[in-house]
The RNA shown here (small-subunit ribosomal RNA) has 1391 nucleotides and comes from an uncultured bacterium.
The sequence is in RNAcentral, with records from ENA and SILVA.
RNA sequence: GGACUGGUGAGUAACACGUGGGUGAUCUGCCCUUGGGUUGGGGAUAGCCACUAGAAAUAGUGGAUAAUACCGAAUACGUUCGCGGGACUAUGGUUCUGCGAGGAAAGGUCUGAUUGGACCGCUGAAGGAUGAGCCCGCGCCUGAUUAGCUUGUUGGCGGGGUAAUGGCCCACCAAGGCGAUGAUCAGUAGGCGGCCUGAGAGGGUGUACGCCCACAUUGGGACUGAGAUACGGCCCAAACUCCUACGGGAGGCAGCAGCUAAGAAUAUUCCGCAAUGGACGAAAGUCUGACGGAGCGACGCCGCGUGGAUGAAGAAGGCCGAAAGGUUGUAAAAUCCUUUUGCUGGUGAAGAAUAAGCGUGACAGGAAAUGGUCGCGUGAUGACAUGAUCCGGUGAAUAAGCCCCGGCUAACUACGUGCCAGCAGCCGCGGUAACACGUAGGGGGCAAGCGUUGUUCGGAAUUAUUGGGCGUAAAGGGCAUGUAGGCGGUUCUGUAAGUCUGGCGUGAAAUGGUUCGGCUUAACCGGAUCCUGCGUCGGAAACUGCGGGACUAGAAUCACUGAGGGGAAAUCAGAAUUCCAGGUGUAGGGGGUGAAAUCUGUAGAUAUCUGGAAGAAUACCGGUGGCGAAGGCGGAUUUCUGGCAGAUGAUUGACGCUGAGGUGCGAAAGUGCGGGGAGCAAACAGGAUUAGAUACCCUGGUAGUCCGCACGGUAAACGAUGUGCACUAGGUGUUGGGGCGGAUGUCUCAGUGCCGUAGUUAACGUGAUAAGUGCACCGCCUGGGGAGUAUGCCCGCAAGGGUGAAACUCAAAGGAAUUGACGGGGGCCCGCACAAGCGGUGGAGCAUGUGGUUUAAUUCGAUGGUACGCGAGGAACCUUACCUGGGCUUGACAUAUGGUGGAAUGUGGCAGAGAUGUCACAGCGUAGCAAUACGUCGCUAUACAGGUGCUGCAUGGCUGUCGUCAGCUCGUGUCGUGAGAUGUUGGGUUAAGUCCCGCAACGAGCGCAACCCUUAUCCUUAGUUGCCAUCAUUAAGUUGGGCACUCUAAAGAGACUGCCGGUGUCAAACCGGAGGAAGGUGGGGAUGACGUCAAGUCCUCAUGGCCCUUAUGUCCAGGGCUACACACGUGCUACAAUGGCCGGUACAAAGGGCAGCAAAGCCGCGAGGUGGAGCCAAUCCCAAAAAGCCGGUCUCAGUUCGGAUUGGAGUCUGCAACUCGACUCCAUGAAGUUGGAAUCGCUAGUAAUCGCGGAUCAGCAUGCCGCGGUGAAUACGUUCCCGGGCCUUGUACACACCGCCCGUCACACCACGGGAGUCGAUUGGUCCCGAAGUGCGUGAGCUAACCCGCAAGGGAGGCAGCGUCCUAAGGAAUGGCCGGUGACUGGGGUG
Repeated sequence: GGACUGGUGAGUAACACGUGGGUGAUCUGCCCUUGGGUUGGGGAUAGCCACUAGAAAUAGUGGAUAAUACCGAAUACGUUCGCGGGACUAUGGUUCUGCGAGGAAAGGUCUGAUUGGACCGCUGAAGGAUGAGCCCGCGCCUGAUUAGCUUGUUGGCGGGGUAAUGGCCCACCAAGGCGAUGAUCAGUAGGCGGCCUGAGAGGGUGUACGCCCACAUUGGGACUGAGAUACGGCCCAAACUCCUACGGGAGGCAGCAGCUAAGAAUAUUCCGCAAUGGACGAAAGUCUGACGGAGCGACGCCGCGUGGAUGAAGAAGGCCGAAAGGUUGUAAAAUCCUUUUGCUGGUGAAGAAUAAGCGUGACAGGAAAUGGUCGCGUGAUGACAUGAUCCGGUGAAUAAGCCCCGGCUAACUACGUGCCAGCAGCCGCGGUAACACGUAGGGGGCAAGCGUUGUUCGGAAUUAUUGGGCGUAAAGGGCAUGUAGGCGGUUCUGUAAGUCUGGCGUGAAAUGGUUCGGCUUAACCGGAUCCUGCGUCGGAAACUGCGGGACUAGAAUCACUGAGGGGAAAUCAGAAUUCCAGGUGUAGGGGGUGAAAUCUGUAGAUAUCUGGAAGAAUACCGGUGGCGAAGGCGGAUUUCUGGCAGAUGAUUGACGCUGAGGUGCGAAAGUGCGGGGAGCAAACAGGAUUAGAUACCCUGGUAGUCCGCACGGUAAACGAUGUGCACUAGGUGUUGGGGCGGAUGUCUCAGUGCCGUAGUUAACGUGAUAAGUGCACCGCCUGGGGAGUAUGCCCGCAAGGGUGAAACUCAAAGGAAUUGACGGGGGCCCGCACAAGCGGUGGAGCAUGUGGUUUAAUUCGAUGGUACGCGAGGAACCUUACCUGGGCUUGACAUAUGGUGGAAUGUGGCAGAGAUGUCACAGCGUAGCAAUACGUCGCUAUACAGGUGCUGCAUGGCUGUCGUCAGCUCGUGUCGUGAGAUGUUGGGUUAAGUCCCGCAACGAGCGCAACCCUUAUCCUUAGUUGCCAUCAUUAAGUUGGGCACUCUAAAGAGACUGCCGGUGUCAAACCGGAGGAAGGUGGGGAUGACGUCAAGUCCUCAUGGCCCUUAUGUCCAGGGCUACACACGUGCUACAAUGGCCGGUACAAAGGGCAGCAAAGCCGCGAGGUGGAGCCAAUCCCAAAAAGCCGGUCUCAGUUCGGAUUGGAGUCUGCAACUCGACUCCAUGAAGUUGGAAUCGCUAGUAAUCGCGGAUCAGCAUGCCGCGGUGAAUACGUUCCCGGGCCUUGUACACACCGCCCGUCACACCACGGGAGUCGAUUGGUCCCGAAGUGCGUGAGCUAACCCGCAAGGGAGGCAGCGUCCUAAGGAAUGGCCGGUGACUGGGGUG
């Protein structure tokens, strides 16, 4: 000297830190300056030696010795202390002075040698510098679910202690001190310069560098020292680790490296003191993991490179594309060039300044000098470093990745995958065409990096000071009064706290800004300058503040007038209700309801009359009228009392506004005590209603409602709009007052309504009663849910109230408006929608379709309305798609090419179920002499064919449905921030958005209507196959004749609300009428707006994608689509007499016919057979129309109804009627006697009923599509059911009410609350014990220096020991607070 340097941030919310001050309350080693001193003595002790104990650490005993170690003494300018005096001053300051007392030292080296001198030291003192201590102003995180804290506490007197002030400590005295401007408590945290971000104000942060603080295993303690309560010192306690001979010892990396552990993660046990700095030393030098360097790490910042130029056949390859082609892309290759970097060989600064030493000069002092001081010259030393730099050599050589490409956001295609795999910052992608996943190609961005993750600020005006809001989105306190606080009228004056301004000090350095400079540039480094703050000294005085004076416009008071359900108390009134008493009077009555019942009444109700009692409430007036702060207030009178308005005058003189806490008032319900109780009426009971009905309705009925006293303190306590003041177009009501002599007029003040301009607002709206424009103050808000919950605290008798979270979860919740859709909302209107009618279905048998079941297959599709006699207008084979079995593989079918063979083709035999195979025979094109070519058919090969395989949710086309409903839109204009609106709404009218009128609209389109077809009338033309009035003729319009009529088929006419009357808006139109064949769209058809249903169809057709390719293609035989416990739809036939059967007899229309319709005649009971005239059709045929009419029969019966089923016999078609056809005859003769709930069609030539024809088709029709015959009933009307149109309204719906959505329960998961407890952290007060240690006391043991003494010894002082105060750790019982866990339990969230 180890108190510096170095490390760390645990503690600390504090004068710890920052900033500015104070110290008259202080210290300061080394350093500098000044002037002094350094005299003279003494006694020990380590090292060392000897011995002893111990394992060791270490300790002990004896002996000898030195000092700049230690101890007395002398001296004292100044100094310290005490007492005294004077001056200045700012508390203990400075200074002059007197007396007394106290306090120092150490030598060494060199030189000269007589004293000496110089240097390094030592010592007393003063000053400086540096460093430090203490004190103060201001600044300095969060929580009030922490509101009271404090006894050395606050102050004083006197002491002690300290370098020094001070309750810092002690005794005594007083009872103070802090706190809503946040004390105390709890949580968190080292502070700052700075750093990140931001336009700024701010927000976040405190790593590196720098300053300060704190700490050094944890806690306590002192010693030494100038400085420590001491990181690498000491003592004690505790935990841990190590050594041990078990007795006892040792240790402290938050120093540099390194190790271990934890962790997503963080480096070398390197080199050097060469530089800078430090300690010691006179110096050489020694020490220095400070430091300077190197190593590792793209961790950051900066710079450089990975090549440059030329190069189109736009190569190859890749990717895309139908192809053409595009793209990668001048990119590559190739040619020429360069060499940064790399590698290699050389070269090579600066960092070094000086030290000692040597040489030399000057200066101070001195007698002098070896000495000192200051220079000059010379003079060793390099860790980095095989470095930087520079010069050669070499060779494009050594060097490019990462992310992204749906939008935000720059950049797109293909394939794979198929709600899988995966992506994702937000929105969201992926379920077969993914620009969103994966890959590829291409592209975009950045680049030795890129992307992700985490964190902070920004955007975010999304905590809003700058710079937000609160009617309905979150948000005005329920209302008042008033404390603190905030804010405050006019004028004069003073002051100078705020404010403004100038100087000075400070604002460390670094960083940052600006600027200049140094490394090739930059990063980096250097210079200059700025640094909003604080302090201090001046100046200014407008504004604010403060003091004083004055004023009257704010405010208040008095006098006068006025209105009022303002409040409190007492008294009174009438109507009604109920009850009681009495009278009259009589009922299967009363009461009550949608209808009833419970209830009440012959014991006399209800009704009615009379009398009485009780309680509550006050009809009319009565009113967007009045009063009150709000809640609220309603009969009358009286008393007491608050507020308000008006006009005029007087008085006070800013006395005002707002108002955190506080206090008071505060509807209804509720609570306590005591009254009261008529009516009403939660709960409750009964009756109804209902699936149920703990409701709505009815009959009863208790709390309560009423009064007094007290509590409670909440409401959609609302104008969802805080209070006060001021300003800003109007119009129109109303209440109270006043002015203008009167006024039904006008002006004005105070209220209370409506409309509205500007403005404002997201819009709605608001608009002098503001939500406009400003000022002042208060309250409140900050996504939804969790939740006004939990917990804590406060209030309450309780019910409950006030204050009031979090975890977790969602991507929304919400406001206003818009368009739709919807409503058991409203208005208007329509439709066989209901109603009024007629006939059916649902029951039976059969037919047919479907479901289901069955099956090898029962092919597939259609499935509420809008599938189910549907695709199918006709499944025995075929059809046919299905099943079984047998075959084929360029194929049953198309195109093309190469090769090859042959006309094509037909007939027959054999095998086979057939397809097919095989054999034989016939046949053998055109052109050309021929080769060959063309045509055609096989075989073979290659491209390809083929698929009724999948996806109708990839599509086109077509179709159904709403719906033949009257709607759906556009342009321009206008309105609105916008979505959108207007037009299209309104008044009429219509079948109609049809038309008219009106209108910020004016026009237009698609729809409606009309144009088209048919039917009904007439006319004209034309008369054969049609027709026949007249004439002739016949069996017959058969024939002659005729074309008038019918009819046919072409062109026209006609019907348009045109005419008349009425109604109506002078309209549109409607009603009635005339005429007319037809009258108001004459009847019917065709015609289907924008769209809806991801409606139907990939099996009509077309088509993307996918799939199959000796099969999912294709050919063939047989089977199946025809199955059958059952269920449904659509039909046929019936159940009979308005009928059945038999006989006779009359009248259609529209069709079809050559692979056809088929007559007459003949045969058969009949289906039919035979026959073949006639007819390619107004000619012939199908063809008989039937119901009807006439006559007969049956007589109510399972029948002469009904015809199923079954047996037999046949006919026809067809290759073939077994599975599986139709028909005929004979026989058989089932169910069924009019059909439950429910349900369908139809409004006029319609329903009903009767037959006829056609398509398909070899055959097969109860179905479908058509045709005519006969031919009704009913419609008051729009309340209801269904569907639809327009307007309007509500909406939390928009996949649009088949919507949305609430709660319980069940299950799973998650977080939270309560919870007997239990465990831990932290923090109090109380008590016990008490280490080390300071202080105090004691100190009989021990004791060299000094004193006394000749000595022995004694004294002074000291040491050990002991006692004591305090006290760490520890212990005991008991509190506070926080957390973990907890059976069970509570609600919450998500699925």
Rfam family: Bacterial small subunit ribosomal RNA. Its family is annotated with ribosome and structural constituent of ribosome in the Gene Ontology. Its mean pLDDT, the model's own confidence on a scale to 100, is 84.